A computed fold for a 348-nucleotide part of an RNA from a phyllosphere metagenome, annotated as small-subunit ribosomal RNA, central domain.
[in-house]
Context: one part of a larger RNA
């Protein structure tokens, strides 16, 4: 390479939008490129293989044949694929009506807690722990009530509830916007699916720049605790959490599960549409999500099971003993951290 695979053994890119490639619905006609069939040309000789000669045999030579699975050109052939022309409506897509929602963006706006201020009452303790102890506290702490400030987060509702391509998204309201989903079946007529490269999003935590900074809290500090105790507890407390703009581009970025189509038993719950039916609040049917269990059926079990890890098709990604090593080198890329891309020696 092949072949075989990628929930848990090694293996799905975090996720999307694409672009060349690749694949691509019915049906009808033309062509005949690909494909099949016949024909003719060529495919040097030697080797190789087959059957026979020749050296005493063999190796080795000779001879005959077979094959040389290619190419070229020609006559045909028209299922299928390709190409052109035409038709079509189930794939997609529009339209109109209607529906849910923490989808985003941006401005406002609430209550409640925490700290801190000022004030009142009001008096020795308060904090904290296994127990303490650093700490506060008679210059009045803790407790208790009134006011202010000021940052952050939204208790109930909350739901194997919803939305979003993932990352994620949660008080309220207001503007602007983005997808879905149901019914109609008017329109358009294959317009579609994958996607190397590419381009954008991408949690936390990091980095510049300038605010902000209650509360929490790397690093520091102390106090304990231990044989020690650069920890685990305790008391403090900076980065940082927060906002702007801008780098970063990583996660156990997980469903450890790539994206699309179709097909293949069933109960059972839950969200959001439509429809029927009556006995008017139940029952059925029917579409899209979302969860539990199960049949065939896969699977090494483990377990999946119409949301498949069955069946099968298209296209992309990735693996190929452990360790070295997700490393050196180079090269992109970035302010830096550092990503990215990726070996060898050796070694079992």
């Nucleotide at each position: 390479c092949u072949g075989g695979g990628c929930g848990u053994a090694a293996a799905g890119c975090g996720c999307a939008c694409g672009u060349a490639g690749g694949c691509g619905g019915a049906c009808c006609a033309u062509u005949a490129a690909g494909u099949c069939a016949g024909g003719g040309g060529u495919g040097a000789a030697a080797g190789c293989c087959u059957g026979g000669a020749g050296c005493u045999c063999a190796a080795c030579u000779c001879c005959a044949g077979a094959a040389c699975u290619g190419c070229c050109u020609u006559u045909g052939a028209u299922a299928c694929u390709g190409a052109u022309g035409g038709u079509c409506u189930c794939g997609a897509g529009u339209a109109u009506g209607g529906a849910a929602g923490a989808g985003g963006u941006u401005g406002g706006u609430g209550g409640a807690a925490c700290u801190g201020c000022g004030a009142g009452u009001g008096u020795a303790g308060a904090g904290g722990u296994g127990a303490a102890a650093u700490u506060c506290g008679u210059a009045g702490a803790u407790a208790u009530u009134c006011g202010c400030a000021a940052g952050a987060a939204c208790a109930c509702c909350a739901g194997u509830g919803g939305c979003g391509a993932a990352g994620g998204c949660g008080g309220c309201c207001a503007a602007c916007u983005g997808g879905u989903c149901c019914a109609u079946u008017a329109c358009u007529g294959a317009c579609g699916c994958u996607g190397a490269g590419g381009u954008g999003c991408g949690a936390a935590a990091g980095c510049g720049u300038g605010g902000g900074g209650a509360g929490c809290a790397a690093a520091c500090a102390g106090g304990a605790u231990u044989a020690g105790a650069u920890a685990c507890c305790c008391u403090g407390g900076u980065a940082g959490u927060c906002c702007a703009c801008g780098c970063c581009g990583u996660a156990a970025a997980c469903g450890a599960u790539g994206a699309a189509u179709g097909c293949c038993a069933g109960c059972c719950g839950u969200u959001g549409g439509g429809g029927a039916g009556c006995u008017u609040g139940c029952u059925c049917c029917u579409c899209a999500g979302u969860g539990g269990c199960g049949c065939a059926g896969c699977u090494a079990a483990c377990g999946c099971u119409u949301u498949a890890a069955g069946c099968a098709u298209u296209c992309c990604g990735c693996c190929u003993g452990g360790g070295g090593a997700g490393u050196a080198c180079g090269g992109u890329c970035g302010c830096a951290a550092g990503a990215u891309u990726a070996a060898a020696a050796c070694u079992c």
Its Rfam family is "Bacterial small subunit ribosomal RNA".